[in-house]
RNA sequence: UUCUUAUCCAGAGAGGUCGAGGGAUUAGCCCAAAGACGCCUCAGCAACCUGUCUAAUCGUGGGCAAGGUGCUAAUUCUAACAAGUGCUUGAAAGCUUGGAAGAUAAGAA
Numbered sequence: 001u002u003c004u005u006a007u008c009c010a011g012a013g014a015g016g017u018c019g020a021g022g023g024a025u026u027a028g029c030c031c032a033a034a035g036a037c038g039c040c041u042c043a044g045c046a047a048c049c050u051g052u053c054u055a056a057u058c059g060u061g062g063g064c065a066a067g068g069u070g071c072u073a074a075u076u077c078u079a080a081c082a083a084g085u086g087c088u089u090g091a092a093a094g095c096u097u098g099g100a101a102g103a104u105a106a107g108a109a
Stems, first nucleotide, its partner, number of pairs: 001109008013042005021031003025080004043072003047069003050065006076101001081098005
């Protein structure tokens, strides 16, 4: 880097530094010189792996820990493609579901 599987409506901040955009893209809507984003330090959370306890047992669930990754604005901030619904008759907005895309983990090449 590519592929596969799983998860993504919960949770979690302070200081220092930097100095202009940032939230993946597009469109919204937000964050931001009362300093965002990034980086460093400490702290925290607990998604996956790990360890452990427990209930089950085809499949698996719950609790604890925080060692390995990860994460700590907003549902993955919302939508993008499709279907259904919306309606008594045609829409539109909206709502529901699935997919695409993205992120993270584990495994494989």
Molecule: SAM riboswitch aptamer (S box leader)
Organism: Lentibacillus populi